[in-house]
Context: one part of a larger RNA
């Protein structure tokens, strides 16, 4: 010179676009972040309306809302970088050792029963969370029975392969195994098998830190046999057998870190870093453990312990911001308890639709990077003040005033979108937003400031100060005429910024 998730001084007009707790993975009040389905069920049954009529009572329709069973979703989105030196990640293969809900695709099938349960009702215990007991009820909930290509198995055949093997939905026998209705009548759906997508599991080969002041480390350890477990190979677990496996090509051990695409520098080569966006991996107060499920050892699930904070009637419960906002603490330092589902995405529904702190936007910060404006011509007897002086005058300086012309930005008025494709029988439907654009109005009108001027380094005098008080990035200035300290004049680089610190190149 570059460069920054910067912060600190002094200053500060206007948009755009992007960023913004780098520290305490500290502790967190408050609200809000995951819920939909009545086209799966059984209850409640509000508006509103029909019919008897005793005028405010009966019945009937109606479906709003409430909670429950049951389905699907909650394992996706979102945060974080604490642990990790490790097949975590990169990259490049391999699974003849596997899984895969919803989705598409072929082929078959959808048949008879059965018994309870929550909701609600009755009692009961409890300060509360909560929770016993009796009694009724449904279903795409559950459990039976028939069927079945498949599935595990004897025996058998043909083909193939890279070794274990593997294909013919080979052929015959035995074993045990499915299903669900709903409806507006158009459809949605269910089960079984084959294949496909997409997502994951698992194994390998290479490849990226420090540190020998870590030199030897291992007993599920090394390998095999049987067994268990897994969707599945495998000391992944177990019993037994061998005595192995690793290491100066750095084991084992301490330090330190997520990791990549990438970013920053540099002509490269390398060096340095992983903020924001993207793709893996971890993690969800600490520590374990498991349930459900297609998929968790599961941030807003569950169990157990620890810490700690809260509520209690003392008997015994609640809770987890590294989701958005916000608060306290810490810090040099880092933001609204904001609008809206209009858009895209997602969940869930046949759709309307709900829910969506994903995500669109808005705010706040000169944090960055870009763009603009603070005005243009004219104008000398070179006013006046300022400085500096050899007193002559030079200098600030065409600068000011003065005339003239413009009117971006800002202001103030009219006029006003795209983003809307969709969704809806139509009427309509945008948070951002009266925003942006447009137009039209007045008026130079409201808008410069920091460092620096000894040499490197571009840019000099005047005073004041006297080794003081100060300056400094290296030389190095100050001790009576300091271009080097302080201050003005004047200059000189940069400008809505300028300068110091800090780190990397």
């Nucleotide at each position: 010179g570059g460069a920054c998730g910067a912060a600190c001084g002094c200053u500060g007009g206007c948009g755009g676009c992007g960023u913004g707790c780098u520290u305490a993975a500290c502790a967190c009040a408050u609200g809000c972040a995951a819920g939909u389905c009545g086209a799966a069920c059984g209850g409640u049954g509000a508006a509103c309306u029909c019919c008897g009529c005793u005028u405010g009572c009966g019945g009937g329709g109606g479906g709003a809302u409430c909670a429950g069973u049951g389905g699907c979703g909650a394992a996706c989105g979102g945060g974080u970088g604490a642990g990790u030196a490790a097949c975590a990640c990169g990259u490049g293969g391999g699974c003849a050792a596997c899984c895969u809900g919803c989705c598409c695709u072929c082929a078959g099938c959808u048949c008879u029963g059965g018994g309870a349960u929550a909701a609600c009702u009755c009692c009961a215990a409890g300060a509360a969370a909560u929770u016993g007991g009796g009694g009724c009820u449904a279903a795409u909930a559950c459990c039976g029975g028939a069927u079945a290509u498949g599935a595990c198995u004897g025996c058998u055949g043909a083909c193939c392969g890279c070794a274990u093997g593997g294909u013919c939905u080979g052929g015959u026998g035995g074993u045990g195994g499915a299903a669900a209705g709903a409806u507006u009548c158009a459809u949605c759906g269910g089960c079984u098998g084959g294949g496909g997508a997409u997502g994951g599991g698992c194994c390998c080969g290479c490849g990226g830190c420090c540190u020998a002041u870590c030199a030897g480390c291992u007993u599920g350890u090394u390998g095999g046999u049987g067994g268990g477990g897994u969707a599945g190979u495998g000391g992944c677990c177990u019993a037994c057998c061998a005595a192995g496996g690793c290491g100066a090509c750095g084991a084992c051990g301490g330090g330190u870190a997520g990791c990549c695409g990438g970013c920053c520098u540099g002509a490269g080569a390398g060096g340095g870093u992983g903020a924001c966006c993207g793709g893996c991996c971890a993690c969800a107060c600490u520590g374990g453990g498991a349930c459900u499920g297609a998929g968790a050892c599961a941030c807003g699930g569950c169990c157990c312990a620890g810490a700690c904070u809260c509520c209690u009637a003392c008997g015994g419960g609640a809770g987890g911001c590294a989701g958005c906002a916000g608060u306290g603490g810490g810090g040099a330092a880092u933001a609204u308890u904001g609008c809206g589902c209009a858009a895209u995405g997602g969940g869930c529904g046949a759709a309307a639709g709900c829910c969506u702190g994903a995500c669109g936007c808005a705010g706040c910060g000169a944090c960055g990077c870009c763009g603009c404006g603070u005005g243009g011509g004219g104008g000398a007897u070179g006013a006046c003040g300022g400085c500096c002086u050899u007193c002559g005058g030079g200098u600030u300086g065409u600068a000011a005033a003065c005339c003239u012309c413009u009117u971006u930005c800002a202001g103030c008025a009219g006029g006003g979108a795209c983003g809307a494709a969709g969704c809806g029988a139509a009427a309509g439907u945008g948070a951002c937003g009266g925003u942006a654009c447009c137009u039209g109005c007045a008026g130079a009108a409201g808008a410069a400031g920091c460092a620096c001027c000894g040499g490197c380094c571009a840019a000099c005098u005047a005073c004041g100060u006297g080794c003081c008080a100060g300056c400094a990035g290296c030389c190095g200035c100050g001790g009576u005429a300091a271009u080097a300290c302080g201050u003005a004049g004047g200059g000189u680089g940069c400008a809505a910024g300028c300068g110091u610190u800090g780190u990397c190149c």
The prediction has a mean pLDDT of 86. Predicted 3D model of a 505-nucleotide part of an RNA (small-subunit ribosomal RNA, 5' domain) from Blastococcus haudaquaticus. The sequence was found in a public genome assembly.